[in-house]
Molecule: small-subunit ribosomal RNA
Organism: soil metagenome
RNA sequence: AGAGUUUGAUCCUGGCUCAGGACGAACGCUGGCGGCGCGUUUAACACAUGCAAGUCGAGGGACGAAGCCACCCUUCGGGGUGGUGGAAACCGGCGAACGGGUGAGUAACACGUGAGGAACCCACCCUGCGCUCUGGGAUAACCCCGGGAAACCGGGGCUAAUACCGGAUAUUCUCUCCGGAUCGCAUGAUCUGGAAAGGAAAGCUCCGGCGGCGCAGGACGGCCUCGCGGCCUAUCAGCUAGUUGGUGAGGUAACGGCUCACCAAGGCGACGACGGGUAGCUGGAGUGAGAGCUCGUACAGCCACACUGGGACUGAGACACGGCCCAGACUCCUACGGGAGGCAGCAGUGGAGAAUCUUGCGCAAUGGGCGAAAGCCUGACGCAGCGACGCCGCGUGCGGGAAGAAGGCCUUCGGGUUGUAAACCGCUUUCAGGGGGGACGAAGCCUUCGGGUGACGGUACCCCCAGAAGAAGCCCCGGCCAACUACGUGCCAGCAGCCGCGGUAAUACGUAGGGGGCGAGCGUUGUCCGGAAUCAUUGGGCGUAAAGGGCUCGUAGGCGGCCCGGUAAGUCGGAUGUGAAAGCCCAGGGCUCAACCCUGGAACUGCAUUCGAUACUGUCGGGCUUGAGGCAGGUAGAGGAGAGUGGAAUUCCCGGUGUAGCGGUGGAAUGCGCAGAUAUCGGGAGGAACACCGGUUGCGAAGGCGGCUCUCUGGGCCUGACCUGACGCUGAGGAGCGAAAGCGUGGGGAGCGAACAGGAUUAGAUACCCUGGUAGUCCACGCCGUAAACGAUGGGUGCUAGGUGUGGGGUCUGGUCUACGGAUCCCGUGCCGAAGCUAACGCGUUAAGCACCCCGCCUGGGGACUACGGCCGCAAGGCUAAAACUCAAAGGAAUUGACGGGGGCCCGCACAAGCGGCGGAGCAUGUGGCUUAAUUCGAAGCAACGCGAAGAACCUUACCUGGGCUUGACAUGCACCUUACAUCCGUAGAGAUACGGUGGGUUCGUCCGUGGUGCACAGGUGGUGCAUGGCUGUCGUCAGCUCGUGUCGUGAGAUGUUGGGUUAAGUCCCGCAACGAGCGCAACCCCUGUCCUAUGUUGCCAGCGCGUAAUGGCGGGGACUCAUAGGAGACUGCCGGUGUCAAACCGGAGGAAGGUGGGGAUGACGUCAAGUCAUCAUGCCCCUUAUGUCCAGGGCUGCACACAUGCUACAAUGGCCGGUACAAAGGGCUGCGAUCCCGCGAGGGGGAGCGAAUCCCACAAAGCCGGUCUAAGUUCGGAUUGCAGUCUGCAACUCGACUGCAUGAAGCCGGAGUCGCUAGUAAUCGCAGAUCAGCAACGCUGCGGUGAAUACGUUCCCGGGCCUUGUACACACCGCCCGUCACGUCAUGGGAGUCGGCAACACCCGAAGCCGGUGACCCAACCCGCAAGGGAGGGAGCCGUCGAAGGUGGGGCCGGCGACUGGGACGAAGUCGUAACAAGGUAGCCGUACCGGAAGGUGCGGCUG
Repeated sequence: AGAGUUUGAUCCUGGCUCAGGACGAACGCUGGCGGCGCGUUUAACACAUGCAAGUCGAGGGACGAAGCCACCCUUCGGGGUGGUGGAAACCGGCGAACGGGUGAGUAACACGUGAGGAACCCACCCUGCGCUCUGGGAUAACCCCGGGAAACCGGGGCUAAUACCGGAUAUUCUCUCCGGAUCGCAUGAUCUGGAAAGGAAAGCUCCGGCGGCGCAGGACGGCCUCGCGGCCUAUCAGCUAGUUGGUGAGGUAACGGCUCACCAAGGCGACGACGGGUAGCUGGAGUGAGAGCUCGUACAGCCACACUGGGACUGAGACACGGCCCAGACUCCUACGGGAGGCAGCAGUGGAGAAUCUUGCGCAAUGGGCGAAAGCCUGACGCAGCGACGCCGCGUGCGGGAAGAAGGCCUUCGGGUUGUAAACCGCUUUCAGGGGGGACGAAGCCUUCGGGUGACGGUACCCCCAGAAGAAGCCCCGGCCAACUACGUGCCAGCAGCCGCGGUAAUACGUAGGGGGCGAGCGUUGUCCGGAAUCAUUGGGCGUAAAGGGCUCGUAGGCGGCCCGGUAAGUCGGAUGUGAAAGCCCAGGGCUCAACCCUGGAACUGCAUUCGAUACUGUCGGGCUUGAGGCAGGUAGAGGAGAGUGGAAUUCCCGGUGUAGCGGUGGAAUGCGCAGAUAUCGGGAGGAACACCGGUUGCGAAGGCGGCUCUCUGGGCCUGACCUGACGCUGAGGAGCGAAAGCGUGGGGAGCGAACAGGAUUAGAUACCCUGGUAGUCCACGCCGUAAACGAUGGGUGCUAGGUGUGGGGUCUGGUCUACGGAUCCCGUGCCGAAGCUAACGCGUUAAGCACCCCGCCUGGGGACUACGGCCGCAAGGCUAAAACUCAAAGGAAUUGACGGGGGCCCGCACAAGCGGCGGAGCAUGUGGCUUAAUUCGAAGCAACGCGAAGAACCUUACCUGGGCUUGACAUGCACCUUACAUCCGUAGAGAUACGGUGGGUUCGUCCGUGGUGCACAGGUGGUGCAUGGCUGUCGUCAGCUCGUGUCGUGAGAUGUUGGGUUAAGUCCCGCAACGAGCGCAACCCCUGUCCUAUGUUGCCAGCGCGUAAUGGCGGGGACUCAUAGGAGACUGCCGGUGUCAAACCGGAGGAAGGUGGGGAUGACGUCAAGUCAUCAUGCCCCUUAUGUCCAGGGCUGCACACAUGCUACAAUGGCCGGUACAAAGGGCUGCGAUCCCGCGAGGGGGAGCGAAUCCCACAAAGCCGGUCUAAGUUCGGAUUGCAGUCUGCAACUCGACUGCAUGAAGCCGGAGUCGCUAGUAAUCGCAGAUCAGCAACGCUGCGGUGAAUACGUUCCCGGGCCUUGUACACACCGCCCGUCACGUCAUGGGAGUCGGCAACACCCGAAGCCGGUGACCCAACCCGCAAGGGAGGGAGCCGUCGAAGGUGGGGCCGGCGACUGGGACGAAGUCGUAACAAGGUAGCCGUACCGGAAGGUGCGGCUG
């Protein structure tokens, strides 16, 4: 520090995800030791049991227990007496308000921080001064009596005090009054003088002392007030009656509306009151570079609470965790009358939960309470226990050791790896284990002066002993991200943080081997920060990605020109106080290190005070004119409102002319018209809109504004520089304006025209088209308040090149003026462009550039321009605006393709023109289907279907049935055995096969071959063409496909290859940021067309000769044909024209051939997971007495059908008969087979010649000549069938071909549709060959014979090439994609209601208690009195105010459930349509209205995206 993920690829935007750190954790697997920490985050749920606050006898009375000592008695258990001792209880004092727990409540002066208290308190402690005198009456304990189950209580009697009360004295104390001085912002404070009134005390003692009281001061602690700071929500916007203030009173330690009476009507709030939600706050902790963000466990400070709610008492202090009273809920006891209780103290229990410990030891230390002290108490605390919960440290050994052992795994079978790893040798002993020794922590206090006192603990630590001995796991290995193989599995099982893996070769699942990471841990889950600049202060954005408010005015607020002066709030500097400790950081130190701990420093970025500085901001004062405004003079304009007015056109009405149609469409129909339409002329009515001008012209803030005139009225621009003197900019709320549609009331209504109706179209057509047509469109008034209200671009100011149009105004100039032109300044409106910006597109003085100010808005897509709530509206609806859930994207711009019912250019038998076919018939062949034991398999639009098949009766053969074989029908190797076994014959059998016989050679060994047995292995036309090689088809013989370097672009990529010409061609030329090159094209190759040369047999025969019935038959020839080989020839070379002086094209000459002469071979990068595992090869999988192999028979030939390709026809351009010409190219020795003979024929017999330019196949046929048939199912046509044959073959039944005779079917030119062909082509005619015994060949491959027609042309169909355009496609239009409906799942809104919670309000009731009143009953102290009694004072009781809980009531807010209902999201293969993306087939979209199964359609206005 980044990475993965949207795309075919790219750049950008943007979300999601990952790597890091942390945790009071939990869960899974695993677990040796120690140190230091931490340990109910949930139920502030309920609690058994024990302990957690007592102490003082030196305050007091009474009683004196246990224990100890002595003596006595003893039944030996013990008892008694005395002494000592001091327990339990009581009065009294102090403490119990600390310490300990918890985080419920609390959004508050609760906390933090800094101030203030001239408005306050403070027990114990310290300091100072003074005092401590004199009386009195009770009461608990105790004793007696009584009540009660208990808790406990009542009555009577006795008694003490440092308990209680009276009196005295008293300074500086308090209060009141009268003065003086000083100080303060003020209320007032301090000091001081005088007068008057009031107020104290407690004793004990060991005589050392300890106490008590008053006053003043200190210290400690507390209380109150204020500034500032720190959560969410505005879908909480208004809140408030003690409320705000005053006067007076009460109350308090004290100010105060704290409380009360009266008076006034205030107080708070967008700088967020009030309400709701959440939350203890802080030091700090985690993270982060920081700024921030998150958290507040442990430790520390503060607060709050103590079962829930209320209350006071006592006290220095409480409204009191282990006190009291009341109410409530709950639990327990009870004799039913009543009582008791409060672990959020320590441990512990139940419960809840993913989850959190021992009912331990000790007061030795530290600290606390009491005490003079000893001491007692102390679950504070110190320790130990449990838990890898965390952090830190240590160990599980170290060195040597290669035949690289065995085993495992992989393997190309060679090997590799585990791996120096192990074994083995040597060494060490930390930790654990055993043994011995053994602390510091201890000072204080006690002391007989010796000494004693340690929970932890026989622990740490030290020494010794034995032995490598007791001690390793977890996660991961597709990318991110470090680490790969095998097997298993087969979209299954499973994995997954994101992208994504798994459908038979999975580095992604499971296992194994190996590897990587960390290590007593490792992973997972959850949470926080980080990465995330993804809320952006540091540090983001808003034309098209999310995002500028529809526009203007303007309130608050924010911001603000030039100069001078004052001030010093902001700002800057110094100083002072504070910022607790701990923590973080630095330094040093202590535990062997570290964690941990100690000491010191720094820091704590803050707040306050004070001194200073004055540039900037603020503020105050003074001035200025450039911002702004005013004034004056000009000026353009569809700016606004009202009133009036004009012509054209449509429609309607009346009349005239006139007749059969009009209208409408792609074509029609509905409609109108003989009752006279349309057309045409005249007249009239009425409404709406204003042609031409008209223009990227003008005006307006936007919406918007268009005939003309008048009236009223807003704004702008230019010029002048006279006035004001910063008066400015923006603008949350707010107000006004605001297209169309729509709403209300009333008018109006010509045209147009949602809805609606009809006609068409269509599969349907709730649409597009047509005919009608209502709201509406128009006017007035009032609503609505939205639009693609768009420049998708808020407003203002300044700055930063220009060029060129245009609207308005001014100046200068050429000019005498006008017209006109030029230059220049200001304002507006367009286009092009420097710099710059931008993801790109693009923007570019009219910024999207560079800056500043203010406002609005955005933060992934969907859900959702939604729900709920609120506000507005008559309604429609508008504004504001979520969440659950869900997805891994949704997007922008640009790129390359592909596609388009987009465009341009251009090709092709693509269409057209033409000729002949197919589709109908019969047959053949192939295929589908059906059938079958099997009908083996493959091929599937073009590009499967006379295809693999260039030969299925057996064989082939892969299929079926049946019969056999198992080292195999076939190959190689090894071991052993047999060794003459092959062959031939016979028997059985369907055959394979089995059995028997025959048989050559031999001396043995060896070798080779054969056979047998056994082991390795063979074999498979079994699967996968989607694992492959090779080969092939196809686009397509189309003209394309690329590369290097350079250049351009952030990049994909572009350029080159585009453009202008031209070509069959990316063929060539020209141009050009390209220059070159490669694969293709062309050429080079073959055949063919002309000529030449050479050669001349088997070919040829002109001339010469011979011969024949005839024939190159023979001699011969080398002319010709031909053959073979070599060469020439054609190159747009020449001429003319056109063209850019080009390429090239057109025409011409010559030529056998002319612009590639014709044909062939040749097939670029690639596409179709195209075809083939059955040609072959091949990975993997599968079969192994069978999926191998042998054999016989059957099947591949089955037939109700369908398709494809052919053949033959339907006839007279023909059939038949007779006669008669002319080829080329092939084949031939288990072959072709002549002459001859036989047969009607297929053929048979026979055999010459020929391994072939020699012989044979072999008569070519159409043609030509002649004859016949005469329009008919025929002398056409030949299917089918019968009979008889021929040939091949082991064998023609299934299932051959051919022949003869007989039979003679359908068929009379073929529907929709469809195919081939542009010249030696189509058409037509025959010939040959491969395969092959034969042949289903009518197929295929070749060969020649005869030999046409037509092409205007490129609109259309199909395919293709180039350029361009649009795109939401990229599996690429056979694409993508929308909505309803149906089904499943999930979350959610509404919902008659129902259940619950929270906080208030009104009223009722009213506990405890404080306060007030009363107090006939009760009362010792003081007063009067001898006493009785009375008084003063107090109390019980009663009454009243307040008052918790409770009750009643109507509302508010929140939540659960809810028949039914609404939409939403998601879900491999459901239904209907086709809305959108290409002009998406009606351009789309926005707002609105109506309509429709649904997407949607239509109207009106708007936008161009």